[in-house]
Context: one part of a larger RNA
RNA sequence: CUGGGCUUAAAGGGUGCGUAGGCGGCCCGGCCAGUCGGAUGUGAAAGCCCUCGGCUCAACCGAGGAAUGGCGUUCGAUACUGCCGGGCUGGAGAGAGGCAGAGGCAAGCGGAACUUGCGGUGGAGCGGUGAAAUGCGUUGAUAUCGCAAGGAACACCGGUGGCGAAAGCGGCUUGCUGGGUCUUUUCUGACGCUGAGGCACGAAAGCUAGGGGAGCAAAGAGGAUUAGAUACCCUCGUAGUCCUAGCCGUAAACGAUGAGCACUAGACGGAGGGCCUGCCAAGGUUCUCGGUCGAAGCGAAAGUGUCAAGUGCUCCGCCUGGGGAGUAUGGUCGCAAGGUUGAAACUC
Numbered sequence: 001c002u003g004g005g006c007u008u009a010a011a012g013g014g015u016g017c018g019u020a021g022g023c024g025g026c027c028c029g030g031c032c033a034g035u036c037g038g039a040u041g042u043g044a045a046a047g048c049c050c051u052c053g054g055c056u057c058a059a060c061c062g063a064g065g066a067a068u069g070g071c072g073u074u075c076g077a078u079a080c081u082g083c084c085g086g087g088c089u090g091g092a093g094a095g096a097g098g099c100a101g102a103g104g105c106a107a108g109c110g111g112a113a114c115u116u117g118c119g120g121u122g123g124a125g126c127g128g129u130g131a132a133a134u135g136c137g138u139u140g141a142u143a144u145c146g147c148a149a150g151g152a153a154c155a156c157c158g159g160u161g162g163c164g165a166a167a168g169c170g171g172c173u174u175g176c177u178g179g180g181u182c183u184u185u186u187c188u189g190a191c192g193c194u195g196a197g198g199c200a201c202g203a204a205a206g207c208u209a210g211g212g213g214a215g216c217a218a219a220g221a222g223g224a225u226u227a228g229a230u231a232c233c234c235u236c237g238u239a240g241u242c243c244u245a246g247c248c249g250u251a252a253a254c255g256a257u258g259a260g261c262a263c264u265a266g267a268c269g270g271a272g273g274g275c276c277u278g279c280c281a282a283g284g285u286u287c288u289c290g291g292u293c294g295a296a297g298c299g300a301a302a303g304u305g306u307c308a309a310g311u312g313c314u315c316c317g318c319c320u321g322g323g324g325a326g327u328a329u330g331g332u333c334g335c336a337a338g339g340u341u342g343a344a345a346c347u348c
Base pairs, nucleotide, nucleotide: 003320004319005318006317007302008301012316014201015200016199017198021194022193023192025088026087027086028085029084030083031082033081034080035077036076037075038074039073040072041071042070049065050064051063052062053061054060091191092188093187094186095184096183097182098181099180103177104176105175106174107173108172109171110154114150115149116148117147118146119145120144121143125136126135162169163168206247207246208245209244210243211242215241216240220236221235222234223233258315259314260313261312262311263310266293267292268291270289271288272287273286274285275284276283277282297304298303321348322347323346330341331340332339333338
């Protein structure tokens, strides 16, 4: 390189938008670039291959042929690809009218709980554990009632429920705003799919600056346990967790399953719409989303199975024995931590 692969054996990029590129619906006409056919020129000789011949054979040599997978010129074919022109509506998008939703951002508000402070009642313990102790408490704790302050999170509803590209999103109200879906089939007329680079988003932890700090809690301290106990358990407790602005760019970022399109038995639930039948209850049907079980098929098996890991097509990413190693080195990004790209010697 070819090939074979990527749920779990090595292997799907964390996710999206999109540039170049690759690929691309139906009909008609034109051109003939790709493609195909004919002719012709060239493709030196020698060599290789085939046939014949000369040295007694062979090596060797002579002659002819073939080949030289190619390129040029010319004539022709027009199905397919391409290019140009015209048309279409099924792909895609737009319009109109509905619907559901923790989708996003901002502002405001609410109650429960908790902690602290102040005050009342009260008077000896509380707390914690396997058992204890450290700790708190007569300077009045725990308990209980009232008031006040503060920060964070939103019980029940809540659901293999919903929304979002992923990360993720859950009290209530308002404003701004993105997407989806259904109905209609009014409009545009292939405007599409994918996407190297690029750009944007991206849990937690961490970093910079400024705020905030109730609870929790790395580090740290103490008490236990233990042979020891730099742990598990207990009492404290600082970063942090929260907000604003900026950085970081990682993850078992998982469905360990890239995106799009088409096709291929069913059964039973869930969510949101439309249509039909019906007095109600309910039933039928259709579209979208989300589950369980399963025919065929696939699979090493587990399993998967119209949400494919089935059958095909298009495009991207990635793998190529284990260790060394996601290390070294160089580049690049970052304030740093570090990220990204990413070897070899050697060894089994």